[in-house]
RNA sequence: ACGCGCUGGCGGGACUCGGUGAAAUUCCGAACCGGCGGUGAUCCGACGCUUCCGCGUCGGUAAGCCCGCGACCCGGAUGGUCGAAUACCCAUCCGGUGGACCUGGUGAAACUCCGGGGCCGACGGUUGAUCGGGCGAGAGCUCGGUCAGACAGUCCGGAUGGGAGACAGCGCGC
Numbered sequence: 001a002c003g004c005g006c007u008g009g010c011g012g013g014a015c016u017c018g019g020u021g022a023a024a025u026u027c028c029g030a031a032c033c034g035g036c037g038g039u040g041a042u043c044c045g046a047c048g049c050u051u052c053c054g055c056g057u058c059g060g061u062a063a064g065c066c067c068g069c070g071a072c073c074c075g076g077a078u079g080g081u082c083g084a085a086u087a088c089c090c091a092u093c094c095g096g097u098g099g100a101c102c103u104g105g106u107g108a109a110a111c112u113c114c115g116g117g118g119c120c121g122a123c124g125g126u127u128g129a130u131c132g133g134g135c136g137a138g139a140g141c142u143c144g145g146u147c148a149g150a151c152a153g154u155c156c157g158g159a160u161g162g163g164a165g166a167c168a169g170c171g172c173g174c
Stems, first nucleotide, its partner, number of pairs: 002173007010165001016030004032153001033121002035069004043060007064119002073096008101117005123157003127148009
């Protein structure tokens, strides 16, 4: 150095101005954000070669929309669970679903570089009027009905969670 195992902490960013409106960080105009691994011709550094232009090797670094993964969502199996069954919840494992790019330039080569124009982003929540019940001193809260409405990448929540993975330490093997 490599392989395997264990442990440890780490491990996602972003609403500002104006408009409409009773109400919007949710709509409209402009602005803002971009997880992990791989690929990779930019760029940086070191070394070597070269008369020069430059070339080579090594290390670092460069993609939201190229390849793959994770989060979220859905399903199945097993267990948590006294005897049996079902549902919910939790854990482990397995499987599935799962967004988005064109164009011009350079060049041997670019969906990665440069110019230009686009596009995408889980699930749940969110407002008012009115009628009735309950609670409350009241403001108001809550449950149900009716009518109208407003739609989140960025707000709130599950989440002080999970996590691709990068790193460090220890042990064993070679």
Molecule: FMN riboswitch aptamer (RFN element)
Organism: Actinoplanes teichomyceticus